[in-house]
Context: one part of a larger RNA
Molecule: large-subunit ribosomal RNA, domain I
Organism: Gossypium trilobum
Order: sequence, then C1' cells, then structure tokens
RNA sequence: CUUACAGUGGAUACCUAGGCACCCAGAGAUGAGGAAGGGCGUAGUAAGCAACGAAAUGCUUCGGGGAGUUGAAAAUAAUCGUAGGUUUAGAGAUUCCCGAAUAGGUCAACCUUUCAAACUGCUACUGAAUCCAUGGGUAGACAAGAGACAACCUGGAAAACAAAAACAUCUUAGUAACCAGAGGAAAAGAAAGCAAAAGUGAUUCCCAUAGUAGCAAUGAGCGAAAUUAGAGCAGCCUAAAUCGUGAAAACGGGGUUGUGAGAGAGUAAUACAAGUGUAGUGUUGCUAGGCAAAAUGGUGAAGUGUCGAACCCUAGAUGAUGAUAGUCCAGUAGCUGAAAGCAUCACUAGCUUACGCUCUGACCCAAGUAGCAUGGGGCACGUGGAAUCCUGUGUGAAUCAGUAAGGACCACCUUGCAAGGCUAAAUACUCUUGGGUGACUGGUAGCAAAGUAGUACCGUAGGGGAAGGGUGAAAAGAACCCCCGUUAGGGAGUGAAAUAGAACAUGGAACUAUAAGCUC
Repeated sequence: CUUACAGUGGAUACCUAGGCACCCAGAGAUGAGGAAGGGCGUAGUAAGCAACGAAAUGCUUCGGGGAGUUGAAAAUAAUCGUAGGUUUAGAGAUUCCCGAAUAGGUCAACCUUUCAAACUGCUACUGAAUCCAUGGGUAGACAAGAGACAACCUGGAAAACAAAAACAUCUUAGUAACCAGAGGAAAAGAAAGCAAAAGUGAUUCCCAUAGUAGCAAUGAGCGAAAUUAGAGCAGCCUAAAUCGUGAAAACGGGGUUGUGAGAGAGUAAUACAAGUGUAGUGUUGCUAGGCAAAAUGGUGAAGUGUCGAACCCUAGAUGAUGAUAGUCCAGUAGCUGAAAGCAUCACUAGCUUACGCUCUGACCCAAGUAGCAUGGGGCACGUGGAAUCCUGUGUGAAUCAGUAAGGACCACCUUGCAAGGCUAAAUACUCUUGGGUGACUGGUAGCAAAGUAGUACCGUAGGGGAAGGGUGAAAAGAACCCCCGUUAGGGAGUGAAAUAGAACAUGGAACUAUAAGCUC
C1' cells in the first nucleotide's frame, strides 16, 4: 500500500415534539379591593419544572361529562369515586413576604414600634407676619391619583458615523437613543379652505398627477399641490348682545351664522320625529358540550398494502392506530345545546332635543389678539421677490360702511369669517386569544432557546451567553448461571430483529486494531 473483518466517530437519508412568515376574526384587559414581576413556602417519599398560597398539588357553588382517579412521573404506601369522583366552563372565597409599596426604617423579599392611608388631591374647620387674604395647622372619608404595558400614536428635547468620491452650507434627519402623556387606536376635523370667471364643499387613508412644478456650494440630493378615481362619510356645542335671580361671585333663559347671522320691534303659526353612559322583556352570539354514515377473507411480528369481492358520501379535511385507512379510533359535512357570566340587536317605559316672514347703517359678533419691526422655526421652498403658518423681544388695530385670503406689493374682482371647544367610520400596530395557510425550516437548520433557556457558565459591573432530539409495535428494559477489582464480559431468556441492550434506529469519512498478500 491492497484486500478482508472489526472498532471509533456521528456525517448522510428518514422523522418531529419546536420554530418562522402571513391571512381571517377577536382583544388591546391591568393596579391602593395592592398590579406587572419576583422571593419563600405547600405533596407520605430528594432536587428542578408546572400548579397553588398558612383555607397552600387546593376550598365553595352552579352547569357540562360519565369511569376511573391522587401534575409531568415510575415505584410504593394510603385514598377518593354511579349517593357521580378525577376532569371541564361560569361565578365566588382564600391569596405569606417583597414590589407603585404607602406606619417608621432598610443592603428588595428583612428589622422596629406608641398598629398607622405615606404623599398629592377633595371636603370641612381653624386663623401668622398684615385689615381682607395667603402661608401654616387640625379633622374626615372602602378614597380620585400614583405603578405596569410589545408595537402603533401625540408632544418635548435631540446626535454622530456616513453621502457629497476632500469639506464647511447641505444630506444622513427632525432619524436613532432619551423624556412626558394617551387610546384601542391616536392625531386631524366641520373653511378667516381650495380655486379661477367654471366651480367645489369637514377630516383621514389610498391610485394617478409625478420623480412633474419647484428647492439646491443649481452639487450631492430634497421634492409638492390643484385636479381626478376609490375607501369611508356626520355633524355639533359655547362666548357676546339681551332678559331674569343674586350683595357679589355666579347661575338660568336667549343665541351660534357668511345668499352675513344674532339681538331689538312687529307678525304668522307648527312638529310626533331624532337621540340615549337608564331599566325591563325578548332575539342572536361568545365563554363547557352532544349526535354523527359505510367491509370482509389469504400473506406477514403487525395489513391501512396486494389479490378476490362490497358499501357510505351535505362526511374522499386532518391526525392516531404494529407498513400506504372514506367504511378501526378521534374527528369531518350536517344538525343541536347553557344553570351562570358577558356582548349584540329589537320593542316598551323613562329622559333629552326643535320652527318661519317683514322692518331697522343705532347693540353684539372671541384683544395685548390680528398686523407691523426685529431674532428664529416650520412649510417640498436653504432669505430668496417669499406669501401663508408658529414663535422670543418691542409695538399695536378694526366690529359688517368690518375684516382675512387668492405666493412681495397696489387696484379690481372672487372666496371665506381667525383670535373658544367636541366629534364615529375609512387608517397604523401585534405583548396577546381562536381558527387557518405555506414552491418556509427540519436539529451546525428553524427563535438564542424542540430537554431546568435567557437556564448552566463567564464578567466587579453594564453585559455576554451555550451545548444537549430518535431502543422497540409493545419494556416484553434481559429471571437464572458463569467470570468478577470493574456502569465490563460470556451463556440463558424476550423480541420480527439485540451488529434494536438503554454510551440503544440508519451509521459515511478522518483515525485505529487484527489477519493475509505485495513493496524484486
């Protein structure tokens, strides 16, 4: 070196108990009645996991269900159960200690005491300097707040690496990280709008307009709108004039608009509709379930395969079962069901809401506001001819014979009515629940995690962070004997198979032992 037979090793092929992505429908609940998250305990029998809380592997009640049962998890002991257990759904009770943590303290899960709601808020009382007041003090109440929360949302505050082939304006980007706050969505929102001689009629999202008009060391790059199509559609409440009550504060009536409205004066008269944080009754659904068709013979360890010969189908989805099952099992199509709780819709009851015309330059129509100057920001728009929007500082109007806008500004024309507020749907997301799908993965893959996984382990700490799946159809898991320093081995036995023996299915290569041969 070759061949043979073995060992070691765990690749390959097969598998899946776990993942990944998406779709449909729900939900987005929580907490001083002590949460989320933990610590420590609880079983007759060690630890970790799961469940539970000194009432501790559980208690009560009301339904479902029907033969076994005391978690995964054996064994043994002792139980419970057709007088209905275990189990399952609804409601309730218990719920140590820490933690917002809240009697005081503290190095979280502990300590101390004069047993307590700590702080803020609320209500009432009291009454400093200082008359009123304010600060302060006292008391009350099952007592509003506080904390948690993946992404989505609004606001505040806010980078750099990097691109520009360097770099400073610029881009990255109002992005990341940070802070505050809210909701199941949030935000926005019923024209001081957009248009252009024609019109439209709150907001939001989306297709096109369009990578267009523009902006830009006119570099890199940034980047609209009108309009049109679609989804979805919903509109309202105050302030003021004025009247009334009242010492006043304030409250009640009135009123809410842009063909200007309202108030004021006069006049004429009406509707039976719409809505709902309420109650009752019923409907439908959710939170357990129930019924559910149809096959037999030979081979084999085992028949679902094959051969012969049948049946069911509103059910030939899927999975399990000793090999590939419509007819074996669980189911599936279809039908059906609730004591209790929750939701939905309808009806009834209760409650709430409202209308024209004529006349009148007299009263009112949101003020440190609009505007202007200056310094900034934001608008696709970098100060530009820079409108419109927001804002620091300084100034500072008008009230319908008014005022704002139409991209400097002026005129004309047109459109609207700021300086108060609310508002569903279409839209965004997925810590999470149920159902489903995959030219997604198949154990070095797929989540880091198919096993005690954010575990073991590492680091002073912030933090980093694994490996590890498969006996067999069934443990039938090898009685008994030999050897014996051995989790070793040899027989016997089980099994279809033990070269399936627990370091267990398949079992490549590297590497190793043995035997024979070759290397003249």